[in-house]
RNA sequence: AGGCUCGUGGUCCAAUGGUUAAGACGCCACCUUCACACGGUGGAGACCGGAGUUCAAUUCUCCGCGAGCCUA
Numbered sequence: 001a002g003g004c005u006c007g008u009g010g011u012c013c014a015a016u017g018g019u020u021a022a023g024a025c026g027c028c029a030c031c032u033u034c035a036c037a038c039g040g041u042g043g044a045g046a047c048c049g050g051a052g053u054u055c056a057a058u059u060c061u062c063c064g065c066g067a068g069c070c071u072a
Stems, first nucleotide, its partner, number of pairs: 001071007010025003018055001027043005048064005
């Protein structure tokens, strides 16, 4: 320099052009216990940035940024 793949809560990981962005671990509160742990209930917490297409974009297109792999 070029090609390919990817970017979603603190971590991991789904979803799909439209309904409250699902779940696990973690965190917080309450219940439970003499206490801790386990367990139960509830809660906070995310679509990398910009532009475009569209009635509607996390999803599609382009540019940028970043990560990984390969080639030179």
Predicted 3D model of a 72-nucleotide RNA (transfer RNA) from a Microcaldota archaeon. Rfam family: tRNA. Rfam links the family to the GO term triplet codon-amino acid adaptor activity. It is annotated as a transfer RNA. From the family's description: Transfer RNA (tRNA) molecules are approximately 80 nucleotides in length. Its mean pLDDT, the model's own confidence on a scale to 100, is 81. The sequence is in RNAcentral, with records from ENA.